[in-house]
This record gives sequence, C1' cells and structure tokens, in this order.
RNA sequence: GCCAAUGUAGCUCAGCCUGGCAGAGCAUCUGAUUUGUAAUCAGAUGGUCGAGGGUUCAAAUCCCUUCAUUGGCUCCA
Repeated sequence: GCCAAUGUAGCUCAGCCUGGCAGAGCAUCUGAUUUGUAAUCAGAUGGUCGAGGGUUCAAAUCCCUUCAUUGGCUCCA
C1' cells in the first nucleotide's frame, strides 16, 4: 500500500440482511424479604448507535468519505 471484519448502556453483546418507539444479560442504585449478610424478588438509573456528509416523510439500519482496532496479502530494506 491492498482486502476483509469489527465499532451500539460501565462490561459482554443482539438489533443492520428486508429503514418505522434503541434493547438483553451482568454491573450500579432503591425497595421488599431476612435477626443480619449473601442469595432471591420487584423497580429504577444508564446511549451524540466511532466521526462527518448524503438519500428519505422517516436512518443504528441504505449510499459516500473518514478514524480506530483486529486479521490476511503484497512491496522495500
């Protein structure tokens, strides 16, 4: 340099194909339960969907550019 994959909540990930209210588990907080703790149960909090632009009534999702990470290939030495 070329190609591919990945990027979404504090962490691990789904949702993208086929556009239509942004989700799950864990963690955190509150409450219930318990003599108390753990466990269990109920609820709550938590998001510029990597960045910018475009298409559209409407974009995490489609298109373009770009950044980061990982892997593969190639060139030079």